RNA sequence: GCCGACGUAGCUCAGCUAGUAGAGCAUUUCCAUGGUAAGGAAAAGGUCCGCGGUGCAAAUCCGCGCGUCGGCU
Numbered sequence: 001g002c003c004g005a006c007g008u009a010g011c012u013c014a015g016c017u018a019g020u021a022g023a024g025c026a027u028u029u030c031c032a033u034g035g036u037a038a039g040g041a042a043a044a045g046g047u048c049c050g051c052g053g054u055g056c057a058a059a060u061c062c063g064c065g066c067g068u069c070g071g072c073u
């Protein structure tokens, strides 16, 4: 330099056939126990890497950047 994949909650990821964003773990509160762990209930937490385009509507489609990983030279 070229090609490909990926970027969503504190972490690991789903959602990508466009329609107001979810799970598990972690955190906080409560229940329960003589007490702790396990267990049960609830809450908080992300305008989805950035900019632009298409469209009634974009995390999702398209383009250009940035970053991470892999491959080729």
Stems, first nucleotide, its partner, number of pairs: 001072007010025004019056001027043005049065005
The RNA shown here (transfer RNA) has 73 nucleotides and comes from Candidatus Uhrbacteria bacterium RIFCSPHIGHO2_01_FULL_47_11. Its Rfam family is "tRNA". The family's RNA type in Rfam is transfer RNA.